Source information: Predicted 3D model of a 1528-nucleotide RNA (small-subunit ribosomal RNA) from an uncultured bacterium.
RNA sequence: GAGUUUGAUCCUGGGUCAGAGCGAACGCUGGCGGCGUGCCUAACACAUGCAAGUCGAGCGAGAAAGGGGUGGCAACACCCUGAGUAAAGCGGCGGACGGGUGAGUAAAGCGUGGGUAAUCUACCCUCUAGUCUGGGAUAACCUUCCGAAAGGGGGGCUAAUACCGGAUCAUGUCCCUUUGGGGCAUCACAAGGGGAGCAAAGGGGGCGCCCGCAAGGGGCUCUCGCUGGAGGAGGAGCCUGCGUCCGAUUAGCUAGUUGGUGGGGUAAUGGCCCACCAAGGCGACGAUCGGUAGCCGGCCUGAGAGGGCGAUCGGCCACACUGGGACUGAGAUACGGCCCAGACUCCUACGGGAGGCAGCAGUGGGGAAUCUUGCGCAAUGGGCGAAAGCCUGACGCAGCGACGCCGCGUGGGGGACGAAGGCCUUCGGGUUGUAAACCCCUGUCAGGCGGAACGAAUCCCCCGAGGACGAAUACUCCUCGGGGUUGACGGUACCGCCAGAGGAAGCCCCGGCUAACUACGUGCCAGCAGCCGCGGUAAUACGUAGGGGGGUAGCGUUGCUCGGAUUUACUGGGCGUAAAGGGCGCGUAGGCGGCCUGUUAAGUGUGAAGUGAAAUCUCCGGGCUCAACCCGGAAACUGCUCUGCAAACUGGCAGGGUUUGAGGAAGGUAGAGGUGAAUGGAAUUCCCGGUGUAGCGGUGACAUGCGUUGAUAUUGGGAAGGAACACCCAUGGCGAAGGCAGUUUCACUGGGCCUCUUCCUGACGCUGAGGCGCGAAAGGCGUGGGGAGCAAACAGGAUUAGAUACCCUGGUAGUCCACGCCCUAAACGAUGGAAACUAGGUGUCAGGGGGUAUCGACCCCCCUGGUACCGCAGCUAACGCAUUAAGUUUCCCGCCUGGGGAGUACGACCGCAAGGUUGAAACUCAAAUGAAUUGACGGGACCCCGCACAAGCGGUGGAGCAUGUGGAUUAAUUCGAUACUAACCGAAGAACCUUACCCAGGUUUGACAUCGCGGGAAAGCCGCAGAAACGCGGCCCUCUUCUCACAAGGAAGACCCAAAGACACCUGUUGCAUGGCUGUCGUCAGCUCGUGCCGUGAGGUGUUUGGUUAAGUCCAGCAACGAGCGCAACCCUCAUCCUAUGUUGCCAGCGGGUAAAGCCGGGAACUCAUGGGAGACUGCCGGUGUAAGCCGGAGGAAGGUGGGGAUGACGUCAAGUCAGCAUGGCGGUUACGCCUGGGGCUUCACACAUGCUACAAUGGGCGAAACAAAGGGCAGCAAGACCGCGAGGUGGAGCUAAUCCCAAAAAUAUGCCCCCAGUUCAGAUUGCAGUCUGCAACUCGACUGCAUGAAGUCGGAAUCGCUAGUAAUCGCGAAUCAGAAUGUCGCGGUGAAUACGUUCCCGGGCCUUGUACACACCGCCCGUCACACCAUGGGAGUUGGUUUUACCCGAAGCCGGUGCGCUAACCUUUUGGAGGCAGCCGACCACGGUAGGGUCAGCGACUGGGGUGAAGUCGUAACAAGGUAGCC
Repeated sequence: GAGUUUGAUCCUGGGUCAGAGCGAACGCUGGCGGCGUGCCUAACACAUGCAAGUCGAGCGAGAAAGGGGUGGCAACACCCUGAGUAAAGCGGCGGACGGGUGAGUAAAGCGUGGGUAAUCUACCCUCUAGUCUGGGAUAACCUUCCGAAAGGGGGGCUAAUACCGGAUCAUGUCCCUUUGGGGCAUCACAAGGGGAGCAAAGGGGGCGCCCGCAAGGGGCUCUCGCUGGAGGAGGAGCCUGCGUCCGAUUAGCUAGUUGGUGGGGUAAUGGCCCACCAAGGCGACGAUCGGUAGCCGGCCUGAGAGGGCGAUCGGCCACACUGGGACUGAGAUACGGCCCAGACUCCUACGGGAGGCAGCAGUGGGGAAUCUUGCGCAAUGGGCGAAAGCCUGACGCAGCGACGCCGCGUGGGGGACGAAGGCCUUCGGGUUGUAAACCCCUGUCAGGCGGAACGAAUCCCCCGAGGACGAAUACUCCUCGGGGUUGACGGUACCGCCAGAGGAAGCCCCGGCUAACUACGUGCCAGCAGCCGCGGUAAUACGUAGGGGGGUAGCGUUGCUCGGAUUUACUGGGCGUAAAGGGCGCGUAGGCGGCCUGUUAAGUGUGAAGUGAAAUCUCCGGGCUCAACCCGGAAACUGCUCUGCAAACUGGCAGGGUUUGAGGAAGGUAGAGGUGAAUGGAAUUCCCGGUGUAGCGGUGACAUGCGUUGAUAUUGGGAAGGAACACCCAUGGCGAAGGCAGUUUCACUGGGCCUCUUCCUGACGCUGAGGCGCGAAAGGCGUGGGGAGCAAACAGGAUUAGAUACCCUGGUAGUCCACGCCCUAAACGAUGGAAACUAGGUGUCAGGGGGUAUCGACCCCCCUGGUACCGCAGCUAACGCAUUAAGUUUCCCGCCUGGGGAGUACGACCGCAAGGUUGAAACUCAAAUGAAUUGACGGGACCCCGCACAAGCGGUGGAGCAUGUGGAUUAAUUCGAUACUAACCGAAGAACCUUACCCAGGUUUGACAUCGCGGGAAAGCCGCAGAAACGCGGCCCUCUUCUCACAAGGAAGACCCAAAGACACCUGUUGCAUGGCUGUCGUCAGCUCGUGCCGUGAGGUGUUUGGUUAAGUCCAGCAACGAGCGCAACCCUCAUCCUAUGUUGCCAGCGGGUAAAGCCGGGAACUCAUGGGAGACUGCCGGUGUAAGCCGGAGGAAGGUGGGGAUGACGUCAAGUCAGCAUGGCGGUUACGCCUGGGGCUUCACACAUGCUACAAUGGGCGAAACAAAGGGCAGCAAGACCGCGAGGUGGAGCUAAUCCCAAAAAUAUGCCCCCAGUUCAGAUUGCAGUCUGCAACUCGACUGCAUGAAGUCGGAAUCGCUAGUAAUCGCGAAUCAGAAUGUCGCGGUGAAUACGUUCCCGGGCCUUGUACACACCGCCCGUCACACCAUGGGAGUUGGUUUUACCCGAAGCCGGUGCGCUAACCUUUUGGAGGCAGCCGACCACGGUAGGGUCAGCGACUGGGGUGAAGUCGUAACAAGGUAGCC
């Protein structure tokens, strides 16, 4: 920085990602080289080899094989050589270094800085002085004995640079002592005097002189050693300041403990050890205990500050199978030494022995995981040696591993017709892609051949020169020059030549974060996933492919660290509501602290010095071809120490002063401040009496309960008791908080406020971890009282599906008092305390004081304390806060760090108990939360509409039938529509057709379209078989256009036939891929935009408000001003009039005429028809109102949108339709297509919906008589006439229709009959007989006649329509249609009732409020139970680790004692002594044992709650007034 909580927003907040890194591991893959690096686990166990020896110039002794020779027949013997060699021994030096590991260790460690006046130091260097004289042994060796072995004992011989005695020596050591200056003390140093004690070893080379017969000795000299002393260098020991992880659910620890005195011990200080004395020492600045851990230079990360780590390299420490112990030594408490104990392994003759890879390699084991039993001492370094040299798994190299870093390669250039193939495609093409092929080149690496370094300098040897020592030209040593010798790596690096693009590319990813997209497969499956999340038939998210992106000999994954994370906040966070202020006070430690002045110099600032190892990091330079890597130099190492200077600030001085902070004195003052005592009235209840009678009480309504033994009511009294104090009362007062209320002129007592003027103290202050005290209510507890009312529990009555509740009637603890506990609250202002500063305004507490005016201040002004509201700046995520801060600052305390688990468990403390305080983890989630926004919703509020209710009229629901649907059935009963908004719906009309379904028969380029080829006009007619389709056969026949004079011929076209492909076709699927259309909210009045303004933002404003309207209609106002889609109007129709026209329509007047008739002449008036206009606009009047408008009135055919229609905003329902049509994808293709016959869609126990007809007299039947409108008609409507009871038939005038026809309107009115009956109601059902349409009425049409005559007597719960020409009722027509309406769409006739009103039901609109809802209340959501899984607490116990107390045992060993046994050096009077050793005793002590604690961990029948889980059970607690407000 990003993604992730939401419908959206801002904030808070967590989880996640992108970066860098690694001693890594795993998966896939793998060409080369360089430099690094490689058991992080079992400090588990180890076979085998090697890793520490060396010196003959310290010493004694001293082989063998082999070779040669002599003798001998040979066996063999001897000599020389091997060789003074090997091996072993005495002795010296080194095995304390080098190498490994990190178990232990939280301090005996480490880092850093000091101290050592408290110390040691082999080898090395410098200086100084010496190195004299004696002695006794002992290994080896020889011999003997024991033993399997390892090994050991006895006897005998021998040497030394082994061991011992004596001498000599001082500046050293010790004792005594003098002087000097010095130190923080013990003291140290310097210069003197006296005394005591303590050393030594020889080896090698050379020379000449002396002695000696010689051997040899003496002398000189060089050199290596040896001894005493002084100093140095390097090393080591000890002490010390500071720093060095987590846990307080570890708070007290400590007997050698702390100190002293005196000893012991050590190189040395010291309780290091011991005796005695004292009683100390450590700890909240974290002792003790527990857990974890080697520390550091550094490494990784980070802007830094930090955080994490402590591999390789380097410094220190610790360890060496585990534990203990000492010896030797300069140095060890000793990795490849010793002793003991233990565990383990091995050998054994069973008696006893041997061993220690955390050295290098290697093995087993463990593990996700970590290498060769390599080469060499050539280099560097180490040990020994005079040296040559020997030894060196240190080291140098090589090997193995992509484990890491770095470098290189797998080719380069050209090459379009953009090949083929693949993939995609809108079928045009695109892409892979200059990629390939092909052409031209190059030659790194690997391969082959050849050449060939650096690392080598030495030591040493030879030659030469110079020098030192010396008597010396000798020896020896030093320096220089020349030459010689030495390479594991190494078949090396490097160079040259040869050949040829030849041998060398995989991995991850492509939904967002995050660079990179398509196709297919799959179908909540298989799978993916770091987070958000993908997958339920169109998946850029799974799998595969093509393509693309990334880094590349690697790429991914996993793990871990830092970062991002200002998410522990020092740099750099917070706490009103998000997590977070302690319930409140007093106060300890601590932290912080007014003004002036002096001083100091701890902090602070500045300078100098020391140190801060090297390596690393950074910079510069250099070397490997570059780089990694390496080398040199510089810088840095931010630290510590010492020291000089400064004195502003902080600190110190019990410095000095001061008054403003703080406090005090004098005077006032308000108050429900606290405690106790006294006292009062009202009310409830109870008791007594009177009056009085049947109820009372209680509820939504009841009931339980009380009452005729007299209640309730009313009235008098109380002799009764307890509790609480109405009005005043407030936005009021007091108190630290909890809290405090009748009255008191009662007692005691705490705190506050003010004060013109004045006085006193003199910083005495603020905060406050622990601590101490106070602390509502319940209630709860203990003891004792008290008990009127109320009231958990409990009982009863209701309510309810249930009702362990809400409501009612009762009712006990308790509530009250005293004393004592408990100690928690939403203990809240959800806001810790103190101080300062920063606009105002208005109240209030008759708070306090002052001023002014006045006779007089409650009133006006000012200051001050408290309290409340409004409000600026500022702050805040917003809400809000705002001198009473949540503003700006300072100081101190408390607290927070995602949600759940959980304020739970365990532990501890407190409590009589209940419980409280402190307070986790596992596990789980990708969120949880705050504020605000827009919606939606509410059994929230306000306003307002609608046949929404109400008021009415008529229905449905009951019956029969019709139609549709569900269901059932069926071979099929095709499909769709399903709350309102499906159900006489798609369907304006299924006998065949339709038709999509079923059965059967057929067909395959197809019934239909386009293209190419061949043939033929097409068509028509007939026959056979068949149910038809179809099949077979026959007859008939020669079209149109062009070319051409015509014909013939040719070409083309329409149409047909045959064959082959492309393709057709599909009412197959997806309405949740779609277009279009439609339903619904709803003809509801709404829905938005531009600009501006407000807000961090979602968003708001406008559109809210006040009026008004049918209306977001209009008006007024307003940070809004305008605009759009809707509303209205414009359109159609009906109602009035005018006008034009006047047939097919009309007929007033005139004429003719009939039985009658616009029938005729004619007329153009009327009706009507068709055009065109007029009219209505709240225009006029009155009232009212700012206006809009409303009310009333006039006129008018019509009056306030005149009636009706058309017209349906943004959107909602993934609403409906792939079967009307269109259409993407998918599917079928001799079949899911097409054709045909028959069947089905018409079934039927049942359920629902819509209707029709009725149940009758407002009716039914019969007769006779009236009055419409709107339509339709040539494949048609059909008159008159005739036939038939009738449906209808015959027939056909007229009409392409204001002309003719359908056509009779019916209800109505009128006359007669019926007389309340299942009827003269009703007509179902059934029988028979017919008519019509049609190829065809069996399944399955309508109609007619006769006969039959079912249910039904007005319909339960419930429910529908309608506000006027409406409902109701009556008929007429049309579309579809061959025929077939009770349906649908229209038409007219007759023609009502009612609306008080908006409380309620339903739907809707505006505003407001609450919200935990946003799939939006058909929402959300809680708890038990059941099931599965997971982690966890308790748990009789059990197992193990660790630690501790007491006691027992007591190895090895040091120390102490003893030392009767043994004993070379010295002494000795020769007998002993001194000294030593074994042995024995004692102290300490490892392991082990017994008993008891603490603590941690594992397991544990059973048990407790918790978490998660697709679905389950029971209820409905919470979110709205959540239906009883919720919560603590």
Notes:
RNAcentral holds the sequence, with entries from ENA.